[in-house]
C1' cells in the first nucleotide's frame, strides 16, 4: 500500500427495511435492626461521520474516520 472483520446506552453485547432492546451498572420504592440479596419500576441513545438508494434505513449502497485481524 492491498484484503477482511467491527463501530448500538456508563460497560459487555443482540437486533437481516416498519415503534431501538437484554444483561450487568446508576437511581427511586419495598423488603432488612443495618448492609447486602431479592421484588418492582425510573432515567440514561444525533445506532463512529457525511452522502446515496427508499413511502420508511441501526439494518442496503458509497466515502471517510477510528479499532483489530491477514497479506505485502
Nucleotide at each position: 500500500g492491498g484484503g477482511c472483520g467491527g463501530u448500538u446506552a456508563g460497560c459487555u453485547c443482540a437486533g437481516u427495511g416498519g415503534u431501538a432492546g437484554a444483561g450487568c451498572a446508576u437511581c427511586g420504592u419495598c423488603u432488612u435492626g443495618a448492609c447486602g440479596u431479592g421484588a418492582c419500576g425510573a432515567g440514561g441513545g444525533u445506532c463512529a461521520u457525511a452522502g446515496g438508494u427508499u413511502c420508511a434505513a441501526a439494518u442496503c449502497c458509497u466515502a471517510u474516520a477510528c479499532c483489530g485481524c491477514c497479506c505485502a

Transfer RNA from Parcubacteria group bacterium CG10_big_fil_rev_8_21_14_0_10_35_15, 72 nucleotides, folded computationally. The sequence was found in a public genome assembly. Rfam family: tRNA. Rfam links the family to the GO term triplet codon-amino acid adaptor activity.